[in-house]
RNA sequence: AGCGGGAGCCAGGCAGCUGCGCUUUCACAAGAAGCGAGGAAAGUCCGGACUCCAAAGAGCACACUGCCAGGUAACACCUGGGCGCAGAAAUGCGACGGAAAGUGCCACAGAAAACAAACCGCCCGCACUCACAGUGCAGGCAAGGGUGAAAAGGUGAGGUAAGAGCUCACCGCGCACGCAGUAAUGCGUGCGGCACGGUAAACCCCAGUGGGAGCAAGGCCAAAUAAGCGGUGAGGAGUUGCUCGCUCCGAAAAAGACACCGUGGGUAGGCUGCUAGAACACCCAAGCGAUUGGAUGUCCAGAGAAAUAGCUGCAACGGCCUAACAGCCGAACAGAAUCCGGCUUAUCGGCUCCCGUCUAGC
Numbered sequence: 001a002g003c004g005g006g007a008g009c010c011a012g013g014c015a016g017c018u019g020c021g022c023u024u025u026c027a028c029a030a031g032a033a034g035c036g037a038g039g040a041a042a043g044u045c046c047g048g049a050c051u052c053c054a055a056a057g058a059g060c061a062c063a064c065u066g067c068c069a070g071g072u073a074a075c076a077c078c079u080g081g082g083c084g085c086a087g088a089a090a091u092g093c094g095a096c097g098g099a100a101a102g103u104g105c106c107a108c109a110g111a112a113a114a115c116a117a118a119c120c121g122c123c124c125g126c127a128c129u130c131a132c133a134g135u136g137c138a139g140g141c142a143a144g145g146g147u148g149a150a151a152a153g154g155u156g157a158g159g160u161a162a163g164a165g166c167u168c169a170c171c172g173c174g175c176a177c178g179c180a181g182u183a184a185u186g187c188g189u190g191c192g193g194c195a196c197g198g199u200a201a202a203c204c205c206c207a208g209u210g211g212g213a214g215c216a217a218g219g220c221c222a223a224a225u226a227a228g229c230g231g232u233g234a235g236g237a238g239u240u241g242c243u244c245g246c247u248c249c250g251a252a253a254a255a256g257a258c259a260c261c262g263u264g265g266g267u268a269g270g271c272u273g274c275u276a277g278a279a280c281a282c283c284c285a286a287g288c289g290a291u292u293g294g295a296u297g298u299c300c301a302g303a304g305a306a307a308u309a310g311c312u313g314c315a316a317c318g319g320c321c322u323a324a325c326a327g328c329c330g331a332a333c334a335g336a337a338u339c340c341g342g343c344u345u346a347u348c349g350g351c352u353c354c355c356g357u358c359u360a361g362c
Base pairs, nucleotide, nucleotide: 001359002357003356004355005354006353007352008351009350010349013314014313015312016311017310018309020036021035022034023033024032025031038333042344043343045342046341047340048339049338050214051213052212053211057248058247059246060245062210063209064208065207066206067081068080069079070078071077082096083094084093085092086091097205098204102203103202104199105198106197119145120144121141122140123139125137126136127135128134153171154170155169156168157167158166172194173192174191175190176189177188178187179186180185218272219271220270221269228263229262230261231260232259233258239253240252242250279298280297281296283294284293285292286291317330318329319328320327
């Protein structure tokens, strides 16, 4: 230098003119000052804050998560570690509890796909044959070959008629004990020929978590109507409804009521919720880290059918070219709508730092 991996940052500034929105000042207006769309604002996939049911609860069903330890308001997120896989490595990914509770599935191919097996083949005996080869019958085998994603642990040696954990060594697996560690787990020693494959992103079992609906939540004011009409419910321990469904408990309501179903007519405008926050910047301390604590400073859209813009100039930043100057170029994905913490997806031009080395040169 090339290639690869990880983390962070920029995506604008100043001035003038023109045009918008909000806040403050102002009786209102005008004028003035200040501010005005992202790294993902996107997807709506998670978690909450907040509001209502509602004064509040329990259970079932259902849904979600799934190695260990921490962080956080919380999480399916983040950090650190363990195990596994990929990679030469830096590093990346993991739907990572249980198959000895049960059920299901493993197409095709193949002899056989789980209390699973003999297609090719190997060996021995008998008969045919002078013998060999070959054929038939009966028996032994699963080591070799074939099929397949996967075939009764793997490699080697011994043994055998031929073979086989049949025996042995090492590895794998199971159990027990010990050591290290908070733990997941790792290491060591011993015993055992060894439980009959996989699959739970199949049903299921185990452990944990979870009430629901959502700013079109909700609150206030105004307006209008026919306290419209029809129907169902029950009776002193019961009735009605109580935010997915069911059961229990519990408070509340009321009998001219209440709740539900159907039908008919009228009104539907304004204000608020609405931006000071689990906020941001920077410094110190603790921690491997996520993060936590403290000090100082700052206020950075709040529209309401939807504003946040256009032109010009100057410098800055980055790139191309150049010895240098000058010159030229500079954008993609994409626009807030209650707010925040994440994840995922899209993306132009770059910059800085750290790490790796299957590349090349000195």

Predicted 3D model of a 362-nucleotide RNA (Bacterial RNase P class A) from a Gemmatimonadota bacterium. The RNAcentral record of the sequence draws on ENA. The organism belongs to Gemmatimonadota, within Bacteria. It is recorded under the gene name rnpB. The prediction has a mean pLDDT of 77. It matches the Rfam family "Bacterial RNase P class A". Its family is annotated with ribonuclease P activity, dimeric ribonuclease P complex and tRNA processing in the Gene Ontology.